Predicted 3D model of a 345-nucleotide part of an RNA (large-subunit ribosomal RNA, domain IV) from Parcubacteria group bacterium ADurb.Bin159. The organism belongs to Bacteria candidate phyla, within Bacteria. The RNAcentral record of the full RNA draws on ENA and SILVA. It matches the Rfam family "Bacterial large subunit ribosomal RNA". Its family is annotated with structural constituent of ribosome and ribosome in the Gene Ontology. The coordinates come from a structure-prediction model, not an experiment, and the mean pLDDT is 81.
Context: one part of a larger RNA
RNA sequence: CCCUCGUUUAGGAACUCGGCAAAAAAGCGGUCGUAAGUUCGCAAUAAGACCUUCCCCUUCUUCGGAAGGGGACGCAGCGAAAGUUUGUCAAGCGACUGUUUAAUAAAAACACAGGUCCCUGCUUAAAACCGUAAGGUGAUGUAUAGGGGCUGAUGCCUGGCCAGUGUCAGAACGUUAAGAGGAGGGGUGACGCCGAUGCUUCGCAUCGGUGAAGCUCUGAAUCGAAGCGCUGAUGAACGCCGGCGGUAACUAUAACCGUCUUAUAGUAGCGAAAUCCCUCGCCGGGUAAGUUCCGGCCCGCACGAAUGGCAUAACGACUUGACAACUGUCUCAACGAGGGACUCG
Repeated sequence: CCCUCGUUUAGGAACUCGGCAAAAAAGCGGUCGUAAGUUCGCAAUAAGACCUUCCCCUUCUUCGGAAGGGGACGCAGCGAAAGUUUGUCAAGCGACUGUUUAAUAAAAACACAGGUCCCUGCUUAAAACCGUAAGGUGAUGUAUAGGGGCUGAUGCCUGGCCAGUGUCAGAACGUUAAGAGGAGGGGUGACGCCGAUGCUUCGCAUCGGUGAAGCUCUGAAUCGAAGCGCUGAUGAACGCCGGCGGUAACUAUAACCGUCUUAUAGUAGCGAAAUCCCUCGCCGGGUAAGUUCCGGCCCGCACGAAUGGCAUAACGACUUGACAACUGUCUCAACGAGGGACUCG
């Protein structure tokens, strides 16, 4: 010096990102007492105060003991050991118990009861899903059932927009694939026909052109489903929810007016917020002093209503701020114990 412990004058968080760690308190014993809030269950062992040993007497007794009075001793009476919620105030988030990154994250993430939307009418074979199939799950269930999406107890609520995207419904018209269809066109095609040349004139041979049927390569009109175009509905579907200028008898501000754009031009509620850049916004509270915290304001860079909005008792090894108590966290370190380190073996 390191590790694990013990003690400490005065101070008591001045330490530190942060009371991390430690200390302290209390001890599911008794009597009393117990606030705000509240979903009336809780909060609550809230908080807080006192008592606890032994001896004698009295009363009661379920015979265990309880209550009352008097006395004794000690620093100390649940006298040791074991056994173990610090408490209070305020705010955020998540309702709660629960679940999770086996080995850096336990949370505000996931789940949840509750809400809502969509799909599903089911004889073999509902939807959805597994399997090539047979077959199976769903379910030996039947819309108060089953599956999927979103939200996430409860309370008060959940505004506007269907132009875009999606979904659903509709069928008149337009467009439209394979396929059907086959007008027409190309190639080939008989010495079929025409022409030329040659040869022993009939004729034959060769070359060129034309060209029936057939074969083959193409191929227009026309017919032709869904879809798309089209029409309508739909937001607890994906989503979206403006700008400029002016105006009141101090000033300031603008209930008001005008204008442009749009599918509509953010309603209630909340707001420097887990969301506010500027920003340590401004005002108030708490402190001697407060970039954090609490209350208010609203100029919301860039809140906002089931991608839920705002409240909310209870709950939380969650996050933030404050206080009491307590302490070697610190001012500032000291001493001690055990084990290492070191030396020898």